[in-house]
A computed fold for a 73-nucleotide RNA from a Candidatus Woesearchaeota archaeon, annotated as transfer RNA. The RNAcentral record of the sequence draws on ENA. Rfam family: tRNA. The family's RNA type in Rfam is transfer RNA. The source organism's lineage runs through Archaea, Nanobdellati and Candidatus Woesearchaeota. The prediction has a mean pLDDT of 81.
RNA sequence: GCCCUGUUAGUCUAGAGGCCAAGGAUUCCACCCUCUCACGGUGGCGACCCGAGUUCAAAUCUCGGACAGGGCA
Numbered sequence: 001g002c003c004c005u006g007u008u009a010g011u012c013u014a015g016a017g018g019c020c021a022a023g024g025a026u027u028c029c030a031c032c033c034u035c036u037c038a039c040g041g042u043g044g045c046g047a048c049c050c051g052a053g054u055u056c057a058a059a060u061c062u063c064g065g066a067c068a069g070g071g072c073a
Base pairs, nucleotide, nucleotide: 001072002071003070004069005068006067007066010026011025012024013023018056028044029043030042031041032040049065050064051063052062053061
């Protein structure tokens, strides 16, 4: 330098154009339970890497950038 793949809450992860207020697990917070803690139960907070484009509509498709991983030279 070229090519490929990935980027979604603090962490892990689902999604494949509309059906969704972006779902689940865990962390955290509150309450219940308990003599207390732990466990367990209920509820709550919290995310689409950035920019542009296509479309009536984009986490999802296209292009560029950033970062990470891999391959070639």